Small-subunit ribosomal RNA, central domain from an uncultured bacterium, 351 nucleotides, folded computationally. RNAcentral holds the full RNA, with entries from Greengenes. Model confidence (mean pLDDT): 87 of 100.
Context: one part of a larger RNA
RNA sequence: UUGGGCGUAAAGGGUCCGCAGGUGGUUUGAUAAGUUUGAUGUGAAAUCUCCGAGCUCAACUCGGAAAUUGCAUUAGAUACUGUUGAACUGGAGUAUCGGAGAGGAGAUUGGAAUUCCAGGUGUAGCGGUGGAAUGCGUAGAUAUCUGGAAGAACACCAAGAGCGUAGGCAGAUCUCUGGACGAUUACUGACACUCAGGGACGAAAGCAUGGAUAGCAAACAAAAUUAGAUACCCUGGUAGUCCAUGCCCUAAACGUUGUAAACUUGAUAUGGGGGAGAUUUACUCCUUUCCGUGUGGAAGCAAACGCGAUAAGUUUACCGCCUGGGAAUUACGGUCGCAAGACUAAAACUC
Numbered sequence: 001u002u003g004g005g006c007g008u009a010a011a012g013g014g015u016c017c018g019c020a021g022g023u024g025g026u027u028u029g030a031u032a033a034g035u036u037u038g039a040u041g042u043g044a045a046a047u048c049u050c051c052g053a054g055c056u057c058a059a060c061u062c063g064g065a066a067a068u069u070g071c072a073u074u075a076g077a078u079a080c081u082g083u084u085g086a087a088c089u090g091g092a093g094u095a096u097c098g099g100a101g102a103g104g105a106g107a108u109u110g111g112a113a114u115u116c117c118a119g120g121u122g123u124a125g126c127g128g129u130g131g132a133a134u135g136c137g138u139a140g141a142u143a144u145c146u147g148g149a150a151g152a153a154c155a156c157c158a159a160g161a162g163c164g165u166a167g168g169c170a171g172a173u174c175u176c177u178g179g180a181c182g183a184u185u186a187c188u189g190a191c192a193c194u195c196a197g198g199g200a201c202g203a204a205a206g207c208a209u210g211g212a213u214a215g216c217a218a219a220c221a222a223a224a225u226u227a228g229a230u231a232c233c234c235u236g237g238u239a240g241u242c243c244a245u246g247c248c249c250u251a252a253a254c255g256u257u258g259u260a261a262a263c264u265u266g267a268u269a270u271g272g273g274g275g276a277g278a279u280u281u282a283c284u285c286c287u288u289u290c291c292g293u294g295u296g297g298a299a300g301c302a303a304a305c306g307c308g309a310u311a312a313g314u315u316u317a318c319c320g321c322c323u324g325g326g327a328a329u330u331a332c333g334g335u336c337g338c339a340a341g342a343c344u345a346a347a348a349c350u351c
Stems, first nucleotide, its partner, number of pairs: 004322003007305002012319001014201004021194003025088007033081002035077008049065006091191001092188004096183003103177007110154001114150008125136002162169002206247006215241002220236002258318006267295009277285002279282001300307002324351003333344004
């Protein structure tokens, strides 16, 4: 390279946007670049193949043909691809109407709980554990009542329910704002799909500066346990967790399943719309249709497990990635970063 693969064996990029590139709906005209047919020229000789001949045969040699799968020129063909002209509406998009939603940003605000502070009542314990101790408490704790302060998180509703490209999103209200879905016709007329490089976003932890700090809690200290106990348990407790701004750019970033499109029996549950029908007019039942989320399964696939219209089935387009284990989420170099480090990425050696 050909070929084979990527749910769990090695392998889907964390996610999206998107230039180049690759690929691209229906009808028709032109063109003839690709494609295809013929002709001409050329494609040295030798070699190879076939036919024949010469050395007694053969190797070998000689003659002829074929071949030289190519290139150029020229004359046609026009199905497909390309280019170009004209048109179409099914892909894609726009408009109108409608309802659903923890989608995002900002502001305001609420109650429960916790801790602390002040006061009242009240007295000897409280707390904690497998059992204890450290700890708190006669300077009045724990318990209980009243008042106040602070910060963080939002019980029930709540549902493998909803929304978001992913990360993720949950008290309530208001303002601004993105996307998806359904219905109706109307409009544009292939405007599409994918996407190396590039750009944006990206949990938690961590970093920088300034705030905030109730609870929790790495580090740390003490008490236990133990042979030891740098742990599990307990009492404390600082960074951090929270806010603003700027970095970091990684996760079992997982559905361990790239994106888009088409096709392929059916059943059932549920979220959001629409249509038709039935009657007890309840936004009830039934039926149907579109979009989503699940369960169990036909065919098929699969090494099996399992997947099964939300495919891992049958196909197409494009991208990413894999090629025995370790060494190695490494070294060196490069790029980025304040740093921590991230990305890219070997070899010797060894089995």